RNA sequence: GGGCCCGUAGCUCAAUGGAUAGAGUAGCUGGCUUCGAACCAGACGGUUGAGGGUUCGAAUCCCUCCGGGCCCG
Numbered sequence: 001g002g003g004c005c006c007g008u009a010g011c012u013c014a015a016u017g018g019a020u021a022g023a024g025u026a027g028c029u030g031g032c033u034u035c036g037a038a039c040c041a042g043a044c045g046g047u048u049g050a051g052g053g054u055u056c057g058a059a060u061c062c063c064u065c066c067g068g069g070c071c072c073g
Stems, first nucleotide, its partner, number of pairs: 001072007010025004018056001028042004049065005
């Protein structure tokens, strides 16, 4: 330098172009317990890497850039 894949909650990951982007886990609060762990319940947590475009509608499709991984040279 070229090709391919990936980037979504603190972390690990879902979400066929369509209703308010969800789950697990961590942390927090409460219950339980003599106290804790485990278990149960609840709430919180998101400019979907950045910018632009297409569309009635974009996490999803297209373009550029940024970051990471693999392969080739």
Model confidence (mean pLDDT): 81 of 100. Predicted 3D model of a 73-nucleotide RNA (transfer RNA) from a Candidatus Micrarchaeia archaeon. Rfam family: tRNA. Its family is annotated with triplet codon-amino acid adaptor activity in the Gene Ontology. By type it is a transfer RNA. Taxonomically the source falls in Candidatus Micrarchaeia (Archaea, Nanobdellati, Microcaldota).